The prediction has a mean pLDDT of 82. Predicted 3D model of a 1505-nucleotide RNA (small-subunit ribosomal RNA) from an uncultured prokaryote. RNAcentral holds the sequence, with entries from ENA. Its Rfam family is "Bacterial small subunit ribosomal RNA".

């Protein structure tokens, strides 16, 4: 430091998610040892038991027992126990230490200041100083006696003491010292003039306590110190504005009370202030801080443990004592809960330590001892101290050690994987050889312990103080630590291995089971699931969960944006704030640099120490970025103050303009409406109709009515802030520019709030209404059509006044200022030059476009009219969706606006641009694509193939083109895979082992439906040892499968497509995907070729190179030919011969736009011409790029992986694959006269032929039978070619036409024609008269139409795959359907239009809103009550001290009022949350209904607001 994840890929922009760190943690496997830390985060819920605050006899008084002794008269006495123990009076202490964080948004905290005057304070104990401690009096507890009560308590009566309580004196008897309080007058010093302090005087007040070992501690008192509080102030540090107004003791004055002490702290008066947009007031959270956790800081959470402050003590009010509370282990009320109870009343308060119960995922001993450290007491031993130290318990954390170490390869076994060789576990083990940390036994053993007392010395005046000796005391503890023995012995496990992300393989499962942090795995070959082998990671832990922070520059101060991704307020004007043009002087607030205080200890960090190390502790340092004061600088800002003039703003002059507002005015049109021709239709549509019209429409003309909008000019032209403004003509007016300089001096600019303007629709009121037109109505469209189209039509729309207050109010761009190449329009106003002038041409300023440079963008694009560079002020955004919704304010007549959430929910939503694909997108161009023709098909019969049907089986694939006469070039048996019955299991065919017999093969016989059993007969070769085939039985590796996966593959194939296309190097541009080239202009059948060109080349492709054909030469003539010559026949190349032709087959020529005119750009082609057998690839084949389509084929072969193994393998018989109510495709025949019959007569070509073809010849109507001759073929044969031609019959009919169906006789193959072959003869003679909607095919030797061979085959085409005879018609052209090229557009598609997607509606679940109302919580306000307390008032009852005249008083105290006041109660408001019939939408669910809104140039009505 970054990574995954939106896409087909790129960029970008946004979120989610990981990888880090850290916990007071929990949960889950596992757990060996020490050390030092931590351990209710929940229920400030309730507590049973114990303990946690006392001490002091040197303040007082009083004062046992038990036990021991001793005497006894046994009844008891005495001494000791002992001035002890427990109790009381008093005095300190109990306000400290401990606990917990409920409350608290506050001077509580934190951090600086104030608490001398000016302008308000206490402090016990404790230290230093001075003084002072004199004399008296009355009480009471304790004990004692009685008495009430269950206890708890408690009442009377009598005795007594004090360092308990109360007077007096010491201040006015006098001296001397010391000087307190309060009033009062004068002096003196400060001053802020308001007071304050000194001195000195007068006049009133005001002290006390003893004790004991005689030295010391005590006790008053004044004024100090230190300590530790009390009180203000400035600054700081949550969250809501859907909390905007808050406050009557509020806010301030004056008196007075009150406190230690200031103050509305409190009372009376008087005033009417105070706070607040720098956020008050209310609501919600919450101790605060030092620090902790991260982070690179800056920040952000965070406030456990230590540590400092504050609040609190069962809720709530109060006061007492006191130096100190309004007081966790006090007191009183008053509640709520517990507890005892004799029912009459009484006790309690673990948020101390322990513990217990409940909560909860969760958090520990009813432990030791005060050894140390510090508290209370006390002179002191010392007593107390759940403060502390210590130990237990818990892997809760951090830190250390350990589970061994060397050596060992036959790389053992074992286990896992294997391509069967091996590889991997693995030096791991085992064996050898060592060590002894830790646990464990034994033994030795600490520091922590000292200035306790007290004794002894030393110093001193001292027995104080101090300093040397000496001197008990250990909870942890027989613990740390050392030592000794024995033994590798006791001592590893967790998560993970799809990418992020380190680590891969098998099996098993089969969208199940399951796993997931995010993307995602799983539907039979899962490195994602278990599980196993190996592997990685950490390690006594290790993973998960949860929480914080971080990566997130993802709230951006450091450090982010707003055109199009989320973001510019629709526009102005202008308030607060914010910022500000220049020069000079002050000031020094800001700012900057010093210096002082402080910034508590710890904690971080340096460093150096101590625990063998660390962890952890100890000392120094540093630091603690802050705040306060002082001192300096004075450039910059801020104030003052004087000024300048460039910003601003003003005046003058002369123009531009749909700028606004008001009144009037015009003419065209359209509609009505009188009249005047005129008649049968108008109208409207894609075609109609509804609709008008014979009561006169539409048309045409005159003429009046009326209400709206102003054609031409009109122009990215003008004005305006923006909405927006359009006839003309007048009044009123608001603004900008130009041009001139002349005045004012910063007057400026942004603008939260506020205010005002603000389209269209909407709304109120009232007019007006020609045209148009939501709603509606009807005609149409359609499956439907609440639409689009047409007829009509009302609200608006027009005005005025008042309302709304929004719009894609868009330049999707806020407002101002400077600054930064240019070109080229256009408006306005000016200067120059120049002209009769009007232009043109230079040029300023100010508007409005366009193009384009730096530069700036994700990228499109923006570019002096900026989206570039900088400033200044304001709005907005921070994933999608829920949603601009709910609720609640505010506005509004009302629709409705504005302001604005959450729960849930997904991993995305989004911008931009690539390259695809598609458009019922454009442009170009091609093809029997269409058109023009020609013959089919769809209609009959029939063949054939195929769905459906049946069937035991009808084996089995193939499905739009691209499945259906396809595989199958040929199913009676066989093929054959299917069915049914019979058999067989190492197997019909292959390898290998051992071992047996002579078979085996071949022929006859028999049993059987046949496989299959039996009988019979019986081997080669030999070097005689044997060996080799062959059989049958045996064994177990395995043979087998036409059994599944064509979506596990290989091969082949089919298709677009004989379409032109489709790519790659280097190079260039683009951040990038990718472009370029391959685009463009021509041209071509072509990316075929030629020009341009950031391209230059170059490959698969295309043409050619190959084969037939079409002309000719050439060479060669058998079997082929036969012109000349010969010979011969009835004829016939038959024969001699001939090599000319044809013919056959090598072999070459010939065509190349080569020539010519013209076109074209001087190119490439193109038009037409010549010549030529052929002419512009001459005609045909073969050849089919990159890829698509998980096309077809596992049943041709191959092949993984499943599966079957006496069956799914194999034998063998029949059967079937031929079924037949249909329905399709693909052919045949035809339907007739261009036919048909009949009979005569030519003329091919390219094929087979020895298991073959098969000749004459003879027999059969015929199919064919006989024959056998000749040919392994340019020799013989199949073989006859048909159509055509000539002649004849028939004459338009279901026929002489058509040939199905049926019969019966037969013929050939074949082991065998019954289901199921072909043919032949003779009868028989059915649809059917040219075929609906669709549809096929062909462009020349084509179509048509004729026959002919040939694979396959034993026989079996109407089909296939050739051949060749005969032999047409059209083609303007390219709008239109189909397919495709290409270029270019738009896109929300990318599985790619067979795509993607809306909203309703039904279902199921989730959260929320409204909701008659209902419950709970909190809180305002006005009452009503009023406990204990205090304060006043009273005090008639009681009252020791002190006064007294002795009567009494003075003071006190109960009692009683009376203010104030907790709980409680009544009313009425506000808020908050639960529940809630029923209803509202919203989310989210593989495969429900409906339709089809939206994305394609126009998504089929452009969308969208």
């Nucleotide at each position: 430091a970054g990574a995954g994840u939106u896409u087909g890929a790129u960029c970008c922009u946004g979120g989610c998610u990981c990888a880090g760190a850290a916990c007071c943690a929990a949960c889950g496997c596992u757990g060996g040892c020490g050390g030092c830390g931590u351990g209710c985060c929940u229920a400030a819920c309730a507590c049973a038991u114990g303990c946690a605050a006392g001490u002091c006899g040197a303040a007082c008084g009083a004062g046992a027992a038990a036990g021991g002794g001793a005497c006894u008269u046994c009844g008891g006495u005495c001494c000791u126990g002992a001035g002890u123990a427990g109790a009381g009076u008093g005095g300190c202490g109990c306000a400290c230490g401990g606990g917990u964080g409920a409350g608290u948004a506050a001077c509580a905290c934190g951090u600086g200041g104030a608490u001398a005057a000016u302008a308000a304070c206490g402090u016990g104990c404790c230290c230093a100083u001075g003084g002072g401690u004199u004399g008296g009096g009355g009480a009471u507890a304790a004990c004692c006696c009685g008495c009430c009560g269950a206890a708890a308590g408690g009442c009377g009566g009598a005795c007594u003491a004090a360092u308990a309580c109360c007077g007096a004196a010491u201040g006015u008897g006098g001296a001397u010292a010391c000087g307190c309080c309060u009033a009062c007058a004068c002096c003196c010093u400060c001053u802020u003039c308001g007071g304050a302090g000194g001195a000195a005087g007068c006049a009133g007040g005001a002290a006390a306590a003893g004790a004991u070992u005689u030295a010391u501690u005590g006790c008053u008192u004044c004024a100090g110190g230190a300590u530790g509080g009390g009180u203000c102030c400035g600054c700081g540090g949550u969250c809501c504005a859907u909390u905007a107004g808050c406050u009557a003791g509020u806010u301030g004055g004056u008196a007075g009370g009150g406190u230690a002490a200031u103050g509305g702290c409190c009372u009376a008066c008087c005033a009417a202030g105070g706070c607040u947009a720098c956020g008050a007031u209310g609501g919600a959270u919450a101790g605060c801080u030092g620090g902790u956790c991260u982070g690179a800081g800056a920040g952000g959470a965070u406030g456990a443990u230590c540590a400092g402050c504050c609040a609190c003590a069962c809720u709530g009010g109060g006061a007492c004592u006191g130096a100190g509370a309004c007081a966790c282990g006090g007191c009183c009320c008053a509640g709520a809960c517990u507890c005892c109870u004799a029912c009459g009343g009484g006790a309690g308060g673990c948020a101390g330590c322990a513990g217990u119960g409940g909560g909860g995922a969760a958090u520990a001993u009813u432990g030791g001892u005060c050894a140390a450290u510090g508290g209370g007491c006390g002179a002191a031993a010392g007593c107390c101290u759940g403060a502390a130290c210590c130990a237990g318990c818990a892997a809760u954390g951090c830190c250390g050690c350990g589970u061994g170490a060397g050596u060992g390869a036959u790389g053992a076994a074992g286990g896992c994987c294997u391509u069967c060789g091996g590889g991997u576990u693995g030096u791991a083990a085992a064996a050898c050889u060592c060590u002894g940390u830790c646990a464990g036994u034994g033994g030795g053993a600490a520091c922590g312990a000292a200035u306790a007392a007290g004794c002894c010395g030393a110093u001193u005046a001292a027995u104080a103080c101090u300093c040397g000796g000496u001197g008990a005391u250990g909870a942890c503890g027989g613990u740390a630590c050392c030592c000794a023995c024995a033994a590798a012995g006791g001592a590893a496990g967790c998560a993970c291995c799809g990418g992020c992300u380190a680590a891969c393989u098998c099996u098993g499962u089969g969208c199940c089971a399951g796993c997931a942090g995010c993307c995602g795995c799983g539907g039979u070959a899962a490195u994602a699931c278990a599980g196993a082998g190996g592997g990685u990671g950490c390690a006594a832990g290790c993973g998960u969960u949860g929480u914080u922070c971080g990566g997130a520059a993802u709230u951006a101060c450091u450090g982010g944006g707003c055109g199009u991704a989320a973001a510019g307020c629709g526009c102005g004007u202008g308030u607060a704030g914010g910022c500000g043009g220049u020069u000079u002087g002050g000031u020094u607030a800001g700012u900057c640099a010093g210096a002082u205080g402080u910034g508590a200890a710890a904690u971080c960090c340096c460093u150096c120490g101590g625990c063998u190390c660390a962890a952890c502790c100890g000392a120094g340092g540093a630091a603690c970025u802050g705040c306060a004061u002082c001192u300096g600088a004075u450039a910059c800002u801020g104030c003052c103050a004087a000024g300048c003039u460039c910003g601003a703003g003003u005046g003058u002059c002369g123009g531009a303009g749909g700028g606004g507002a008001u009144g009037g005015c015009g003419g065209a049109a359209u509609u009505c409406c009188c009249g005047g021709u005129g008649u049968a239709g108008a109208g409207g549509u894609g075609a109609a109709a509804u609709u008008c019209g014979u009561a006169g429409a539409u048309a045409u003309c005159g003429g009046g009515a009326g209400g709206a909008a102003c054609a031409c000019c009109u122009g990215u032209g003008g004005c305006g802030a923006a909405g927006g403004c359009g006839g003309c003509c007048a009044u009123c007016u608001g603004g900008a520019a130009g041009a001139u300089u002349a005045c004012u001096g910063a007057c400026g600019c942004u603008g939260a709030g506020a205010c005002g303007c603000g389209a269209a629709a909407g709304c109120g009121u009232g007019g007006g209404g020609a045209g148009c037109a939501a709603a509606c109505a009807g005609g149409a469209u359609u499956a439907g059509a609440u639409a689009c189209c047409c007829u009509g039509g009302u609200a608006g729309u027009c005005c005025a006044c008042g309302c709304c207050g929004u719009a894609a109010a868009c330049g999707a761009u806020g407002a101002g200022u400077g600054c930064u190449a240019g070109g080229u329009g256009u408006u306005g106003c000016g200067g120059g030059u120049a002209u009769u002038g009007a232009c043109c041409c230079c040029u300023g300023c100010a508007g409005u476009g366009c193009c384009a440079a730096a530069g700036c963008u994700a990228a499109c694009g923006c570019g002096u009219u900026a989206a570039g560079c900088a400033c200044u002020c304001c709005g907005c955004c921070u994933g999608g969706g829920g949603a601009g919704u709910a609720c609640g304010g505010u506005c509004g007549c009302a629709a409705g606006a504005u302001u604005a959430a959450a729960a849930c929910u997904c991993a995305a939503a989004g911008g931009a641009a690539u390259u695809g694909a598609c458009g019922g997108g454009g442009g170009c161009c091609c093809g029997c694509a269409c058109a023009a023709g020609c013959g089919g098909u769809g209609g009959a019969g029939c063949a054939u193939g195929u769905g459906g049907u049946u069937u035991a089986a009808u084996u089995c694939g193939a499905c739009a083109c691209a499945a259906c006469g396809c595989g199958c070039a040929g199913a009676a048996c066989c093929u054959u895979a299917c069915c049914u019955g019979g058999g067989u299991u190492u197997g019909a065919a292959c390898u290998g082992c051992a071992g047996u017999a002579g078979a085996c093969c071949g022929g006859c016989g028999c049993a059987g439906a046949g496989a299959u059993a039996u009988u019979u007969u019986u081997u080669u070769c030999u070097u005689c040892g044997g060996a080799a085939a062959c059989a049958g039985a045996g064994u177990g590796a395995c043979a087998g499968g036409u059994g599944c996966u064509g979506c596990a593959u290989g091969g082949c194939u089919g298709u677009c497509g004989u379409c032109a296309g489709c790519u790659c190097g280097u190079g260039u541009c683009g951040u990038g995907a990718g472009a370029u080239g391959u685009u463009g202009g021509g041209u071509u059948a072509a990316g075929u070729c030629c020009c341009g060109c950031a391209a230059c080349g170059a490959g698969c492709g295309c043409a050619a190179c190959c084969c037939c054909u079409a002309u000719c030469c050439u060479u060669a003539g058998u079997u082929g030919c036969c012109a000349g010559c010969a010979c011969g026949u009835a004829a016939u190349g038959g024969u001699g011969g001939g090599a000319a032709c044809u013919c056959u087959a090598g072999g070459g020529a010939g065509a190349c736009u080569g020539c010519c005119u013209g076109u074209g750009u001087u190119a490439a082609a193109c038009c037409g011409g010549a010549g030529g057998a052929a002419g512009g690839u001459g005609g045909g084949g073969a050849u089919g790029a990159c890829g698509u389509c998980a096309a077809g084929u596992c049943c041709u072969c191959a092949u993984g992986g499943c599966c079957c193994u006496u069956a799914u393998g194999u034998c063998c018989a029949g059967g079937g694959c031929u079924a037949c109510a249909c329905a399709c495709g693909u052919g045949c025949u035809a339907c007739a006269a261009u036919g048909g019959g009949c009979g005569g007569u030519a003329c091919a070509a390219a094929g087979g032929g020895u298991u073959g073809c098969c000749a004459a010849g003879c027999c059969g109507c015929g199919a064919g039978g006989u024959g056998g001759a000749g040919c392994u073929a340019a020799u013989c044969c199949c073989a006859a070619a048909a159509a055509a031609c000539c002649g004849u019959c028939c004459u338009c009919a279901g026929u002489u036409c058509g040939g199905a169906u049926u019969g019966u006789a037969g013929u050939c193959u074949g082991c065998a024609a019954c289901u199921c072959g072909a043919c032949u003869a003779c009868a028989u003679g059915a649809a059917g008269g040219u075929g609906g909607a669709a549809u096929c095919g062909c462009u020349a030797g084509u179509a048509a139409u004729c026959g002919c061979a040939g694979a396959u085959c034993a026989g079996c085409a109407u089909g296939c795959u050739g051949c060749g005879g005969u032999g047409a018609a059209u083609a303007c052209g390219u709008u239109c359907c189909c397919g495709g090229g290409u270029c270019u557009u738009g896109u929300a598609c990318a599985c790619a239009c067979c795509g993607c997607c809306c909203g309703u509606c039904a279902c199921a679940c989730c959260a929320u809103g409204g909701g008659a109302g209902u419950c709970a919580g909190u809180u305002g306000c006005u009452c009503c009550a009023g406990a204990a307390g205090u304060g006043c008032c009273u005090g008639g009852g009681c009252u020791a001290a002190c006064c007294u005249u002795c009567g009494g008083g003075a003071g006190g105290c109960a009692g009683g009022g009376u203010a104030c006041c907790a709980a409680g109660g009544a009313g009425u408001g506000g808020u908050u949350g639960g529940c809630g019939a029923c209803u509202g939408g919203g989310g989210u669910g593989a495969a429900g209904u409906c339709g089809u809104a939206a994305c394609a140039a126009a998504g089929g009505u452009a969308a969208c607001c």